The RNA shown here (TPP riboswitch aptamer (THI element)) has 94 nucleotides and comes from Brachybacterium sp. SGAir0954. The RNAcentral record of the sequence draws on Rfam. Taxonomically the source falls in Brachybacterium (Bacteria, Bacillati, Micrococcales, Dermabacteraceae). Rfam family: TPP riboswitch aptamer (THI element). The literature on the family includes a 2008 paper in J Am Chem Soc by Thore et al., "Structural basis of thiamine pyrophosphate analogues binding to the eukaryotic riboswitch". Model confidence (mean pLDDT): 77 of 100.

[in-house]
RNA sequence: UGCAGUGACACGGGGUGCCCGGGACCGGGCUGAGAUGACACCCGUCGAACCUGAUCUAGCUCGGACUAGCGAAGGGAUGUCGCCAUGACACUCG
Numbered sequence: 001u002g003c004a005g006u007g008a009c010a011c012g013g014g015g016u017g018c019c020c021g022g023g024a025c026c027g028g029g030c031u032g033a034g035a036u037g038a039c040a041c042c043c044g045u046c047g048a049a050c051c052u053g054a055u056c057u058a059g060c061u062c063g064g065a066c067u068a069g070c071g072a073a074g075g076g077a078u079g080u081c082g083c084c085a086u087g088a089c090a091c092u093c094g
Base pairs, nucleotide, nucleotide: 001090002089005083006082007081008080009079010078011044012043013042014041017030018029019028020027021026050075051074052073056069057068058067059066
């Protein structure tokens, strides 16, 4: 300065794409919190975690949900306790 959330436990929901080499396993690279089994990461109605629309539209790229639109659209998974407007939490400066 901003702001109404934040933390823990248990439970639950979700995604894992694109490019290159290679017969495959596998290895390397791009973005991202996370790119396949990690009990990792994210999200749980204050819901853009994630799905549908979508073999979508525009831009960029070797390529690609990489960026933007779509999106005031339609769906989508919870309980308890602690702290907290007498400021928890986040950011910046010293």